[in-house]
A computed fold for a 595-nucleotide part of an RNA from a bioreactor metagenome, annotated as large-subunit ribosomal RNA, domain I.
Context: one part of a larger RNA
RNA sequence: AGCUAAUGGGGGAUGCCUAGGCAUUGACAGCCGACGAAGGACGUGAAAAGCUGCGAAAAUCCACGGGGAACUGCUAAUAAGUCUUGAUCCGUGGGAAUCCGAAUGGGGAAACCCUGCAGAGUUAGAACUUUGCAAUCAUUAACUGAAUAGAUAGGUUAAUGAGGGAAAGCCUGUGAACUGAAACAUCUUAGUAACAGGACGAGAAGAAAAUAAACGAAUGAUUCCGAGAGUAGCGGCGAGCGAAAUUGGAGAAGCCUAAACCAUUUAUACGUGAUAGCCUGUAAGCGUUGUAUGAGUGGGGUUGUGGGACUUAUUAAAUUAUGUUACAGCAUAAUUAGACGGUUACAAAAUUAUUUUAUAGACGAAGACAACUGGGAAGUUGGGCCAUAGAGCGUGAUAGCCGCUUAGUUGAAAGAGAAUAAUCCGUUAAUAAGCACCCGAGUAUGGCGGGGCACGAGAAACCUUGUCUGAAUCAACCGGGACCAUCCGGUAAGGCUAAAUACUAGUCAGUGACCGAUAGUGAACGAGUACAGUGAUGGAAAGGCGAAAAGAACAGUGAGAAGCUGAGUGAAAUAGACUUUGAAACCGUUAGCUU
Numbered sequence: 001a002g003c004u005a006a007u008g009g010g011g012g013a014u015g016c017c018u019a020g021g022c023a024u025u026g027a028c029a030g031c032c033g034a035c036g037a038a039g040g041a042c043g044u045g046a047a048a049a050g051c052u053g054c055g056a057a058a059a060u061c062c063a064c065g066g067g068g069a070a071c072u073g074c075u076a077a078u079a080a081g082u083c084u085u086g087a088u089c090c091g092u093g094g095g096a097a098u099c100c101g102a103a104u105g106g107g108g109a110a111a112c113c114c115u116g117c118a119g120a121g122u123u124a125g126a127a128c129u130u131u132g133c134a135a136u137c138a139u140u141a142a143c144u145g146a147a148u149a150g151a152u153a154g155g156u157u158a159a160u161g162a163g164g165g166a167a168a169g170c171c172u173g174u175g176a177a178c179u180g181a182a183a184c185a186u187c188u189u190a191g192u193a194a195c196a197g198g199a200c201g202a203g204a205a206g207a208a209a210a211u212a213a214a215c216g217a218a219u220g221a222u223u224c225c226g227a228g229a230g231u232a233g234c235g236g237c238g239a240g241c242g243a244a245a246u247u248g249g250a251g252a253a254g255c256c257u258a259a260a261c262c263a264u265u266u267a268u269a270c271g272u273g274a275u276a277g278c279c280u281g282u283a284a285g286c287g288u289u290g291u292a293u294g295a296g297u298g299g300g301g302u303u304g305u306g307g308g309a310c311u312u313a314u315u316a317a318a319u320u321a322u323g324u325u326a327c328a329g330c331a332u333a334a335u336u337a338g339a340c341g342g343u344u345a346c347a348a349a350a351u352u353a354u355u356u357u358a359u360a361g362a363c364g365a366a367g368a369c370a371a372c373u374g375g376g377a378a379g380u381u382g383g384g385c386c387a388u389a390g391a392g393c394g395u396g397a398u399a400g401c402c403g404c405u406u407a408g409u410u411g412a413a414a415g416a417g418a419a420u421a422a423u424c425c426g427u428u429a430a431u432a433a434g435c436a437c438c439c440g441a442g443u444a445u446g447g448c449g450g451g452g453c454a455c456g457a458g459a460a461a462c463c464u465u466g467u468c469u470g471a472a473u474c475a476a477c478c479g480g481g482a483c484c485a486u487c488c489g490g491u492a493a494g495g496c497u498a499a500a501u502a503c504u505a506g507u508c509a510g511u512g513a514c515c516g517a518u519a520g521u522g523a524a525c526g527a528g529u530a531c532a533g534u535g536a537u538g539g540a541a542a543g544g545c546g547a548a549a550a551g552a553a554c555a556g557u558g559a560g561a562a563g564c565u566g567a568g569u570g571a572a573a574u575a576g577a578c579u580u581u582g583a584a585a586c587c588g589u590u591a592g593c594u595u
Base pairs, nucleotide, nucleotide: 001594002593003592004591005590006589007588008587009586015580016544017543020515021514022512023511024510025509026508027507028506029504030503031165032164039100040099041098042055043054044053046078050074051073061094062093063092064091065090066089070082071081072080105114106113107112115134116133117132118131119130120129121128136162137161138160139159140158141157142156143155144154169200170198171197172196173195174194180187184236210219211218223250224249225248226247227246233241234240254496255495256494257440261299262298263297264296265295266294267293268292269291270290277286278285279329280328281327282326283325284324304474306439307438308437310434311433312432313431314430315429317336318335319334320333321332322331323330338428339427340426341425342424350423351422352421353420354419355418356417357416359414361410362409363408369382370381371380372379384401385400386390392404393403394402446468447467448466449465450464451463452462455481476491477490478489479488480487531538532537551579554566555565556564557563
C1' cells in the first nucleotide's frame, strides 16, 4: 500500500409523519368610506425583544345570553392577583378608539410643524392646557351685488351630496407591438394587453320604425346553453376570419312618459272705461275680471286589427260638497261600498303577527370485562353488549362500547336575513258617429370622409357620425342586403324593467386514483421576513427528542458554565437537546491475509 471482516466519524439521502398548501362542491355573503375607510406609524403587559390582541377607558370597559371550574394569549418559571356573590372563555348589542392616510384649518421630507375663531380650566393677568369649528367641488335656496339704469357676472351664508379603497366579474373611452402570413406592406395578433372613467351584487341588454315569407303561410322583448356549423360567406380568395334564420332547452313580465286638450300659478305684452268675463236659462250682483305668448304644477293620454285629443249621442252604484246668489238643469271634486291590484320596473312608506334561517350552545347508546405478551393494550385468546350512532380524530402498538365526536333530537335575552298574512296604499267607465288638433327635428333622408356589422368598397343594404345639407304627421313615415314596382312587417328620433348569465377577495360545511418539506403557495417555522438594489423591483434558507421532560441530582477528570467518564431517568440515551430513521461521497480505528 492493497484485499477481507468488524467497528466508528462525517453527511443528511431514503422511509414514516403533518402543523401548511393545491384543486373543487354546496350554502352564505357580495361592498367599506367625511359617523374618517383600506393600509400603516407609535404606543399598550409586574417584568416584555418578536408575533397576536387592543388604543391614553390601550392582551381591554359595559349590558344581555351561553357555559360551569379554573384563569391572567403565543410563554415555561417567578411575583402579584381574579373566581361558584359564577371568573377566564364563546356569542349578540353598545362604549371608548392616539397620530398618519381621501386626509379636509394652513404647511409638509406620511405618522411632523404652525395658526385663526368660539367656549372651558388655571392665573393678579398672561403664557399654558383642553373641547368644538374652520378644505375643495357640485346642486339647491336665501341674502347681497360691479363696469351699467334694470339686470347679469362675482361675493357671502346655509342645507344636501361627492372625493378614497377593494380579488375577479361588467359597461364605456383611448388603444399597441412582438407574433402569424414560413420575408412583408392590406390582413393577422386584436379591439387583445395596457391606460383612463363609471356602476353593481351582479353588470350589460330588453318590450319591435324586429324577424320571416315571396305560390300558400308563420314567429312575437332581452339574456344564456345545445344544434344549425367550421356551414353561408369574407379573405394579398393567402395566412386566416367566420355568422344568421330556424330549432331543442334554461328563464320568463311587462310598463311609464312627450304631444294634442282642460284647469291652475307665475312672468311679459296688449286692452275697452263701463265690456269681451263670472257653467246654462230668467232676475239680481260682482268685476283689470279679459286676450296672446313663455315657463311651472295637476289632470288627460301612450297606440299599429293605427292610437289619442275634441264635439255630439247612448248606457252605467250611493251620499255629500263646490261652481257669486235664488229656482230648474249641468259639471267637477271628495267620501263610502263593491271589484281588481301592490312595495324588483309599472306610485310608495312603515308597523304588527306567524313561520323560518344564520350568529353561542345542549342531550346523545353500548365493557373500569378476564387472561396472555409487553414499558404501555386499542393486539391475541375467551366470553358479552349497543347500533337512525361500525364517518373521523385522539388515548403509552391496531378501540363501535375510554375521551372528543358521530346518527338522531333540541336551543336564543339581543340585533339581523327570508317568506306569508293583516293593517296600510293605489286604480276603478264603455260604445258609436263626426271632426282632421296631436303622435318625440337640426331628427329621418341625402352628399363627402371614417368606424361598426362574420362582410377588407365590394352589387353593399343595415347601424353609427366628423362635415355640408335637410323632410313628412297617418291620403304619413321606416324596413324586408344595390335599385324599382307590388306585397308583407313595423311606428325611429324619450325612459324604466326581475329571472335565467359572469365572478370570488371573504365566511361556514365538505370532498380528493392532489402534494408531503429540493414537493405543495414565494412562504408548514416571528415570510413578502432576512438579505440585495439610489430606485422601480428582486427575494431566500429554515419542520420531526420522548408515551410523558421523567431534559441527566450527585461525583470524577479538566483552566473551564467546554467536553468526556461514572451515577441516575427511560422500553430505548448509538432517543441527550447539533435530539426519529440515518444511504452515498469523504476520513479513520482494530484484526487477519498478501507484498

Its Rfam family is "Bacterial large subunit ribosomal RNA". Its family is annotated with structural constituent of ribosome and ribosome in the Gene Ontology. The coordinates come from a structure-prediction model, not an experiment, and the mean pLDDT is 82.